[in-house]
Source information: This is a predicted structure of an 82-nucleotide RNA (transfer RNA) from Candidatus Microgenomatus sp. The sequence was found in a public genome assembly. Its Rfam family is "tRNA". By type it is a transfer RNA. Its mean pLDDT, the model's own confidence on a scale to 100, is 81.

RNA sequence: GCCGGGGUGGCGGAAUUGGUAUACGCGCACGACUUAAGAUCGUGUCCCUUUGGGGAUGUGGGUUCGAGUCCCACCCUCGGCA
Repeated sequence: GCCGGGGUGGCGGAAUUGGUAUACGCGCACGACUUAAGAUCGUGUCCCUUUGGGGAUGUGGGUUCGAGUCCCACCCUCGGCA
């Protein structure tokens, strides 16, 4: 240099044909249980907000009524070829 895979909450990882982003698990916070802790169970857990709502999927654009998903450029990362 060329070709291909990947990038989503604190972490792992879904979202299958473009149609509720963050399901599920881990972790964390609080509570119940316990003498206490562990295990177990319950509730909560992206950000901002004037509480009406708005923003956010590596970055910036484009297509569309609608984009994590499709298209373009770039960044990062993994693999292959030279």